[in-house]
Context: one part of a larger RNA
Molecule: large-subunit ribosomal RNA, domain IV
Organism: marine sediment metagenome
RNA sequence: CCCUCGUUAAGGAACUCGGCAAAAAGACCCCGUAACUUCGGGAGAAGGGGUGCCGCCGCGAGGCGGUUGCAGUGAAAAGGCUCUGCCGACUGUUUACCAGAAACACAGGUCUCUGCUAACGCGAAAGCGGAAGUAUAGGGGCUGACGCCUGCCCAGUGCCGGAAGGUUAAGAGGAGGGGUGAUAAGCUCUGAAUUGAAGCCCCGGUGAACGGCGGCCGUAACUAUAACGGUCCUAAGGUAGCGAAAUUCCUUGUCGGGUAAGUUCCGACCCGCACGAAAGGCGUAACGAGUGGAGCACUGUCUCAACGAGGGACCCG
Numbered sequence: 001c002c003c004u005c006g007u008u009a010a011g012g013a014a015c016u017c018g019g020c021a022a023a024a025a026g027a028c029c030c031c032g033u034a035a036c037u038u039c040g041g042g043a044g045a046a047g048g049g050g051u052g053c054c055g056c057c058g059c060g061a062g063g064c065g066g067u068u069g070c071a072g073u074g075a076a077a078a079g080g081c082u083c084u085g086c087c088g089a090c091u092g093u094u095u096a097c098c099a100g101a102a103a104c105a106c107a108g109g110u111c112u113c114u115g116c117u118a119a120c121g122c123g124a125a126a127g128c129g130g131a132a133g134u135a136u137a138g139g140g141g142c143u144g145a146c147g148c149c150u151g152c153c154c155a156g157u158g159c160c161g162g163a164a165g166g167u168u169a170a171g172a173g174g175a176g177g178g179g180u181g182a183u184a185a186g187c188u189c190u191g192a193a194u195u196g197a198a199g200c201c202c203c204g205g206u207g208a209a210c211g212g213c214g215g216c217c218g219u220a221a222c223u224a225u226a227a228c229g230g231u232c233c234u235a236a237g238g239u240a241g242c243g244a245a246a247u248u249c250c251u252u253g254u255c256g257g258g259u260a261a262g263u264u265c266c267g268a269c270c271c272g273c274a275c276g277a278a279a280g281g282c283g284u285a286a287c288g289a290g291u292g293g294a295g296c297a298c299u300g301u302c303u304c305a306a307c308g309a310g311g312g313a314c315c316c317g
Stems, first nucleotide, its partner, number of pairs: 001312008010303002014301001019298001028050004036041001038145001052067006080296007087288002092104002108143007120129003146283004151213003156210002158206005165201003171195002176190005214232005241275001242272001253269005
């Protein structure tokens, strides 16, 4: 010096990306317990007190009395707590060996397919699964408890429906032409019109289908701003709600709060570079080895290091 462990004056997060690590808390009994809430919960909330020994009573849990009063739950095992954002409702699942999560799943919602030899899947097939099920069933997609909701666009693409017309393959059809042959016949090659499905064109529907949801200029008796007007374009120009956000470039935006001091955090504002409604929007009690901020407690994380124990390193054999 290294590893594992123990103790430490004063201070107590000043450490650090970050309280990482450590410390603190801890069992049992009694008292007591807020906001909020889906009335279950939140709750072991929080916060207090008790604990030895002796005697008596009681089957026991326990109760009563006394004594000591410096200390005293314990062999081990055995919560730190609070306030407040974000994400995901929840219990679950996962990258066998760096990720356990806000990812996956999930009940619930919705769209769509499927009438049974079902759709769909595996399989040249037989056959099997689906299912010894039958639309309150089964398959697929999206969303993801619950609450309040889920706007506008069908022009393009997809899907569904329509079938008058246009286009359209083989096939059908054979006008006509060629070869052979002296010619005809026969044989043979070619072949116009006409006829010929689905599909496409066409007509309509459809967004919890793929998707999309504007620009410029002017205007109010301070200024500023623009409820208002004009104009161009579009299939239609983003409703509610939310908003510097897990989204904000400029940006440490601005204001307020917290600190002596705050690129983080919380509350607001709205100029949303580039939120937005089932690739769901906004809320939400409970839950979380999730993630951000703050406080109390506590500490060798630190100021700043010291000592001790065991094992290494090092030296000799």